A computed fold for a 73-nucleotide RNA from a Pseudomonadota bacterium, annotated as transfer RNA. Lineage of the source: Bacteria > Pseudomonadati > Pseudomonadota. The RNAcentral record of the sequence draws on ENA.
[in-house]
RNA sequence: GGGCUUGUAGCUCAGUGGUUAGAGCGUCCGUUUCACAUGCGGAAGGUCAGUGGUUCAAAUCCACUCAAGCCCA
Repeated sequence: GGGCUUGUAGCUCAGUGGUUAGAGCGUCCGUUUCACAUGCGGAAGGUCAGUGGUUCAAAUCCACUCAAGCCCA
């Protein structure tokens, strides 16, 4: 230098154009216990990497940029 894949909550991931963006783990609160753990209930936590475009409507499609990984030279 060229090609491919990936980027969504603190972590691991789902969501392949349309209802309010979700799950597990973690954190916090309540409950349970003499206490801790477990169990149960609840809450907080998101610029969907960035910019632009297509569309009535974009996390999702397209272009470019950035970052990480793999392959080729």